[in-house]
Molecule: small-subunit ribosomal RNA
Organism: Oceanospirillaceae bacterium
């Protein structure tokens, strides 16, 4: 410069991610309607239902300047009896004749899917009153007839009869055109039915008057304009589960008809029209301009305005007129309503207003014709429910306003909190100053009005036109101004989990109740409800309901089909569609110019009027389109010529399980005959059913029979697919190669169509060996309609017709073209030496780019293009129903609604699981040893029982567990009895001088009531009490608010992170992979490189040395004493105590390995591969345990759920279960005698010893606040005894008698001694512990404690063992890997039938309505036509016939509704019955077709498919 002015997204499927999909929200509109509130004004809007009925007014009349005329007023005029009467004289004028108008304006949208509408054309086929322009004419004559008079019918409305009367009413006649007919004609022109412009000839046809004498009217003709008629082309709804329709149909010729074309009608003649590019037929709809929305393409709409057509109670008819088949007209039928005197009439709000009804739901029975527009009329004027105002409605859209500025004690009060205080409400109020829009009150006040008209004037000539005065306003005393007071009269809705802007507390406790979606509430709810707070729009807010956006979610712009929803089974192939190279020609698409149209209003832009907008007016662009017309010619089409690569066609080779029909062949299977042979055979996880002594099985021969074809053989090969396999033969068809000789785009695709098309299944005929759906039989299980076994019938086989479907799959339509490679492998050519290697055409494998949600594809596409072509558009319902079509059936095929969810679903991730693999470890199995489970007690649980038996723990991880010690107490239960600021402690104030205590009495005790004694002082007080007040108490709930502890996987070896890179991410890598370890120990290796928590090491004990130090330990030597003792002096050697040290680290040697590391009867060591034990416990699970140990947050109780007291209770006992002790004996018991630890423990305590008891113990005495002193072993070992028995095992029970603790041993103590002398002889199913100083076995010690129910727990030391081949398998655990429909994670998910309850729907014996349309009958009023009797001179007119026809009757049958007994499936619904089919190899591998069975999921058969785990094998592929 141009050209533009415009496009936003969340939320939801999952542990997470991607993708795909649907549902939902934010936004805009609205003739809106409820719901709460509500000051004001402009401007618009206002029955979307019942086109349902409608009371009552009004909505269309005018002309006396056509007319006869005169019923009301009114004026004159005249009588007058003053009541009146006469007079159309006049002004008007009822009724009447006549003219004009009533066809418009108003209203509604029933009906119509049509030339209706809307654009565009034509009429050569046409009408137009009343206007305008021209020309011509307006001559004469005549008959009724309304009215009014008078009679009659009738209740009415209304009709009859008779006399007389007018017109611009109505007739005749005259003339008479460019009118019309008819006859011939000449030029042009055409869309060649013809127009147009001439000229002639013969016939037909008109008028009206009125007048102020100006006109105004009439009549003919021709042109304008207006406004209509009619035809055309394109455009304008859904349903193909509506595919054939039609007989005036479709043409034609005549002829009628009409304003005018034309089956518009009728006669004939012909048989044709119409339709897949959707006819007909059902259903639904008034069209447009336009309105919302949307960036746009587009959806959607059709209230108000503006055109268009349609209707006027419902259906039919015409007639009048320029114009209607007429809303406020006429006749007819019909239905409803109203008058009736029962004879008979009358009406039609879809005009304004107004009732009724319907409904969620839509206005005054208003004011004027002042204005603007219509009718008439010369005109004044008169009508106008058009209209122009005004009511009523927040319905809408714009305006305005309910105050402005200061003001911090941050006020009171609400509300929260961590509460002496703090935050918020909040400058908000209060208080100061300030203004006064609107409303109120008071006074002024418009424009909208200029015309017509009257008056004056002026110009032309007596009328027209200009000109100035004059006369008119429903709205309306309204808009507007001006003035007064005074913050004074004026703010509300909705929402606050996330989307989505805005938190907090109260109360409620799956309840109330919320919710667009996703979803909240089961005691701490930012989700309910209510409050403070804050958001947000504001006189309005929400909420609903419908549109259009957002949804690219119907994709033209702008989607997809391997696996998510989607590719037809496959080919062939009409229409259709799309189509190689060159030339020329056209010019139909196409593209530009140009013209006419696209109405106005609306949109958009400017400008301008209301004070601003909203609203108006003005102009200007836009209307994306149609038509005409002129170019342009590159693509397309189209014709014309050519070509050869594209398709075909010859030749010459070549390959294969390519297809149909004949022939032939072994093997082996069954069956028969005959032998041989004998007791069994088959089957199975094991078994049984079945065969066999009447001779199977097994074995030889020979015979028949039917079927399928080992090996070859191979991700080999033919073929469109489906399929296709012994040898051969004959027919038929295909592909490749080569060769380039020949046609010369002949070609792709391909709805409807056609033909093929596995199993299975059918029909007729045959065959029938095996192998086998049903079906029988044995098994197996809780059952087993099943897997498993023996049997077997269809079928399997053949031939002929049928079916028409499969996971008919590469889950990948056909065709072409293009675009790195490597390698295998079929057929062929070429080249040669047989190779390498090249080419063509097919099957694979692996990759580059590139595609893709990913997995993955990848010249055989799922890259990147072209062409058609099928197909999908949330899940379920449902591949059903209906219906139609194929089929002999089964049954395909096309193929939907209600209802009902918020997902369903692909891929991939990390997880956890698998009656999936791999590899490794644990006392985890196995080897072993000793228990439990069975006696009897202890002890804890359940359970039962109780007034109470207190609570809590409850696979593993509760059960000798909290409790390391319940007679009171503890104690938290139960009874019963007190006390209420309390049993403690502070504080503050008031009293007192006491309390306390002994005593008395009652009580069971706490208590209670009395009674004695009654302070101290420096005089300030102190110091107890009682008492008031303010802080208490709780073992009362929540362990699922919590905090700390704690258990348990587990002392397994694993959990993570930084930085980097992969992956769109979840995520992955690191950490996996080869080794190795007890170990994510450690070494290699590696797109990882490090690092952190854990492992391990650092601590403790113990195992050995050496050293330091030696008391209260020790005593070797040396010395004293003793009946005897380290008893003493000494002493530091030893023991030993307690402090440092040191020593093992694969360090050395051999082997094995690349290395770490394994081996080893290795050396050496006190120990040898972590030397042995302990402390030690990762990320994290399990809402594990614990509010009762403690703390703590909410609740919840306060003369109690606090809290003292007495007794009782946790100690019950039919019974289940855990844990244990003590035993069933001789490896023992028992009775003498005798030996030897360690570790702890003592003052309300261990107690030497001594003396008394049988003894428990009891009296007395020492000595230790401890290496001094004291509590301390037993198994052992020696000797005796018992001798296999319920005993000298056993020691329960039980009676007597005692000790001891303690205020007390009744419930409910422990020892002791006498006596008694239970059950039990080694313990079913199962199960538990243990790998060395372990297991077993033997006895000391502590904690708690007045004693003790301890056989418990913790802890010492003493004696002192077996086995382990090895990792199949049980369990538990770690790596990796694979499946998954699990993720609350298999205690996972999940089908189906059965019952229940609701709900939609399908089928149906009926029964009931609707529209259409068929045939028959009967036919109203009307037009046409026909007509001699009756009227009329006459035109013509009753009358009657005849066609048509609304309607209304039968009739069958078809389509569509409602309902329906009874039926059918199906959806939905916290805990329902039975099972257990799918997901994991889901326990028989699912799954798709198809047969058959079964209580269900479902099974079994055939056949196909991998969208099957796993394991080997074969091939193929990567790297080396």
């Nucleotide at each position: 410069a141009c050209a533009a002015u415009g496009g936003a997204g969340a939320g939801u499927u999952u542990g997470a991610u991607c993708c795909u999909g649907g549902c939902u929200c934010a936004g805009g509109a609205u003739g809106a309607a409820c719901g709460c509130u509500a000051g004001c004004g402009g401007c618009a809007g206002g029955c979307c239902u019942a086109a349902u009925a409608c009371a009552u007014g009004c909505a269309a009349g005018u002309c006396g300047a056509a007319c006869g005329g005169u019923a009301a007023c009114a004026u004159g005029u005249c009588c007058u009896u003053c009541g009146g009467g006469a007079u159309g004289a006049u002004g008007a004028c009822g009724a009447g004749u006549g003219g004009c108008g009533c066809a418009c304006g108003g209203g509604u949208g029933c009906g119509u899917a049509a030339c209706g509408c809307g654009u565009a054309u034509g009429c050569a086929a046409c009408c137009u009153a009343c206007c305008c322009u021209u020309u011509a004419c307006u001559g004469a004559g005549g008959a009724a007839u309304a009215g009014c008079c008078c009679c009659g019918a009738g209740a009415a409305a209304u009709c009859g009869g008779g006399a007389u009367u007018a017109a611009u009413a109505c007739c005749u006649c005259a003339u008479a055109a460019u009118a019309u007919c008819a006859c011939a004609u000449g030029a042009c022109c055409u869309c060649c039915u013809g127009g147009u412009c001439g000229a002639g000839u013969g016939a037909u046809u008109a008028a009206a008057a009125c007048u102020c004498c100006g006109g105004u009217g009439g009549u003919a003709a021709a042109g304008g304009a207006u406004g209509g008629g009619c035809a055309u082309g394109c455009g304008u709804g859904a349903c193909a589960u509506u595919a054939g329709u039609u007989u005036g149909u479709u043409g034609g010729u005549g002829a009628g008809g009409u304003a005018a074309c034309g089956g518009c009608u009728c006669a004939c003649c012909a048989a044709g029209a119409c339709u897949a590019c959707g006819a007909u037929g059902u259903c639904u709809a008034g069209g447009g301009g336009u309105u919302c929305u949307g960036a746009g393409a587009g959806g959607a709409u059709u209230a108000u305005c503006c055109c268009c057509c349609a209707c006027a109670c419902u259906g039919g008819u015409a007639c009048u007129g320029a114009g209607a088949c007429a809303c406020g007209g006429a006749c007819c039928a019909g239905a409803c309503u109203c008058c009736u005197a029962c004879g008979g009439g009358a009406g039609g709000c879809a005009g304004c207003a107004g009732u009724a009804a319907g409904g969620a739901a839509u206005a005054u029975u208003g004011g004027a014709c002042a204005a603007u527009g219509g009718g008439c009329g010369a005109a004044a004027g008169c009508c106008u429910g058009a209209u122009c105002c005004a009511g009523c409605c927040a319905u809408g859209c714009c305006g305005c306003g309910u105050g402005c500025a200061g003001g911090a004690a941050g006020a009171c009060g609400g509300c929260c909190c961590u509460a002496u205080g703090g935050g918020u409400u909040g400058u908000a109020a209060a208080c100061u100053g300030c203004u006064u829009u609107a409303a109120u009150a008071u006074g002024g006040g418009a424009g909208g009005a200029a015309a017509c008209c009257c008056u004056c004037g002026a110009a032309c000539g007596u009328g027209u036109u200009c000109g100035a005065g004059g006369c008119u306003g429903a709205c309306a005393g309204u808009a507007c101004c001006a003035u007064a007071a005074g913050a004074a009269u004026a703010a509300g809705c909705a929402c606050c989990g996330g989307c989505u802007a805005a938190c907090u507390c109260c109360g409620u406790g799956c309840c109330a109740g919320c919710a667009g979606c996703c979803g909240c509430g089961g005691u701490a709810a930012u989700a309910c409800g209510g409050a403070g707070g804050g958001u947000g729009c504001a006189a309005g807010c929400g909420u609903u309901a419908u549109c259009c956006g957002g949804a690219u979610u119907u994709a033209u712009u702008g989607g997809g089909u391997u696996u998510a929803a989607a590719g037809g089974g496959u080919c062939c192939g009409c229409a259709g569609g799309c189509g190689g190279a060159u030339c020329a020609a056209u010019a139909a698409g196409u593209c530009a110019g140009u013209g006419g149209u696209g109405a106005a209003a609306g949109c958009c832009c400017g400008c301008a009027g209301c004070u601003c907008a909203a609203c108006u007016g003005c102009g200007g662009a836009a209307c994306u389109g149609c038509c005409a017309u002129u170019g342009a010619u590159a693509c397309u089409g189209u014709u014309g010529a050519u070509c050869u690569u594209g398709a075909g066609u010859g030749u010459g080779g070549u390959u294969g399980a390519a297809g149909u029909g004949g022939g032939c062949g072994g093997a082996a299977u069954g069956u028969g005959u005959c032998g041989u042979g004998u007791a069994g055979c088959g089957g199975u996880g094991a078994a049984a059913u079945g065969c066999u002594u009447a001779g199977a099985u097994a074995u030889g021969a020979c015979a028949c029979a039917g079927a399928a074809c080992a090996c070859c053989a191979a991700u080999u090969g033919c073929g469109a697919a489906g399929g296709c396999a012994g040898c051969u033969c004959a027919c038929u068809a295909a592909g490749c190669c080569a060769u380039u000789a020949c046609u010369g785009a002949c070609g792709c695709u391909c709805a409807g169509g056609g033909a093929c098309g596995a199993a299975a299944g059918c029909g007729u005929g045959g065959g029938g060996a095996g192998c086998g759906a049903a079906c029988a039989g044995g098994a197996u299980u809780a059952g087993a309609u099943a897997c498993c076994c023996u049997g077997g019938u269809a079928g399997u086989c053949c031939a002929c017709g049928c079916c028409g479907u499969a996971a008919a799959c590469g889950a990948u339509g056909a065709u072409a073209a293009c675009u790195c490679g490597c390698u295998g492998u079929u057929g062929g050519c070429g080249a040669u030496a047989u190779a390498a290697u090249g080419u063509c055409a097919g099957c694979g494998g692996c990759c580059a780019a590139g595609c893709g949600a990913a997995a993955g594809c990848g010249u055989u596409a799922a890259g990147u293009u072209a062409u058609c072509c099928a197909c999908c558009u949330g899940g379920g319902g449902a591949g059903u129903a209906c219906g139609a079509u194929c089929g002999c059936a089964a049954g395909g095929u096309u193929g939907a609604a209600a209802c009902u969810c918020a997902a369903a679903g692909g891929a991939a991730u990390u997880g956890a699981c698998g009656g999936g693999g791999g590899c490794c470890c644990g006392c985890a199995c196995a080897a072993g040893c000793g228990g439990u489970g069975g006696a009897g007690c202890a002890u804890g649980u359940g359970g039962u029982u109780u007034a109470a038996u207190u609570c809590g723990a409850u696979g593993a991880u509760a059960c000798g567990c909290g409790a390391g010690g319940a007679a009171c107490c503890u104690u938290a239960c139960c009874u019963g009895g007190g006390c209420u600021u309390a049993a403690a402690u502070g504080u503050a104030g008031a009293u007192u001088g006491a309390c306390a205590g002994g005593c008395u009495g009652g009580g069971a005790a706490a208590c209670c009531a009395g009674u004695c004694c009654u302070u101290c002082u420096u005089c300030g007080g102190a110091c107890a009490a009682u008492u008031u007040a303010c802080a208490a108490g709780g073992u009362g709930c929540u362990g699922c608010a919590u905090g700390g502890c704690u258990g348990u996987c587990g002392u397994c070896a694993g959990c993570u992170c930084g930085u980097g890179c992969c992956g769109u991410g979840a995520g992955g890598u690191g950490u996996u992979g080869g080794g190795u370890u007890a170990a994510g120990u450690c070494c290699c290796g590696c797109a990882a490189c490090g690092a952190g928590c854990g492992c391990a090491a650092c601590c403790c004990c113990u195992a050995u040395u050496c050293u330091u130090a030696g008391u209260u330990g020790c005593c070797a030597g040396c010395a004293u004493g003793u009946a005897a003792u380290g008893a003493u002096g000494g002493g530091g050697a030893c023991u030993c105590u307690a402090g440092g040290a040191a020593a093992a680290c694969u360090g050395c040697c051999g082997g094995u390995g690349c290395a770490a590391a394994c081996c080893g009867u290795g050396a050496g060591g006190a120990a040898g591969g972590u030397g042995g034990g302990g402390a030690u416990g990762a990320c994290g699970u399990c809402a594990a345990g614990u509010c009762a140990g403690c703390a703590c947050g909410g609740c919840c109780c306060u003369u109690a759920c606090g809290u003292c007291c007495a007794g009782g209770g946790c100690u019950a006992c039919a019974c289940a279960c855990g844990u244990g002790c003590u035993a069933c004996a001789a490896u023992g018991g028992c009775c003498a005698g005798u030996a030897c630890a360690a570790a702890g423990g003592g003052c309300a305590g261990c107690u030497a010893c001594c003396u008394g008891g049988u003894g428990a113990c009891a009296g007395g005495a020492u000595g230790c606040u401890a290496a001094u002193c004291u509590c301390u072993a037993a198994a052992g070992c020696u000797g005796g005894u018992c001798u296999c028995a319920g005993u000298u095992c056993g020691g329960a029970u039980c009676g007597g008698a005692g000790u001891c603790u303690g205020c007390a041993a009744c419930u409910c103590g422990a020892c002791u001694c006498c006596g008694u002398g239970a059950a039990g002889c080694u313990g079913g199913a199962a199960u538990c512990g243990c790998u060395a100083g372990u297991a077993a076995u033997c006895g000391c010690g502590c904690a708690u404690c007045a004693g003790c129910c301890a056989u418990g727990g913790c802890g010492c030391g003493g004696u002192g063992a077996a086995u382990a081949c090895g990792u199949u398998c049980c369990c538990g655990g770690g790596c990796c890997u694979u499946g998954u429909a699990c993720a609350c994670a298999c205690c996972g998910c999940c089908c189906g039938u059965c019952a229940a309850a609701c709900a939609a729907u399908g089928g149906a014996a009926g029964u009931u309505g609707g529209g259409a349309g068929u045939a028959c009958c009967u036919g109203a009023a009307g037009u046409c036509g026909g007509u001699a009797a009756c009227c009329g001179c006459a035109a013509g007119g009753a009358g009657c016939c005849g066609c048509c026809u609304a309607g209304g009757g039968u009739a069958a049958a078809a389509c569509u509704g409602a309902u329906a007994a009874c039926u059918g499936g199906u959806g939905u619904u916290a805990a329902g019955u039975c099972g257990u089919a799918a997901c994991a190899a889901g326990g028989u591998a699912g799954c798709c077709g198809u047969a058959c069975c079964g209580g269900a999921a479902g099974g079994u058969g055939c056949g196909g498919c991998u969208g099957g785990a796993u394991u080997a094998a074969c091939u193929c592929u990567u790297u080396u």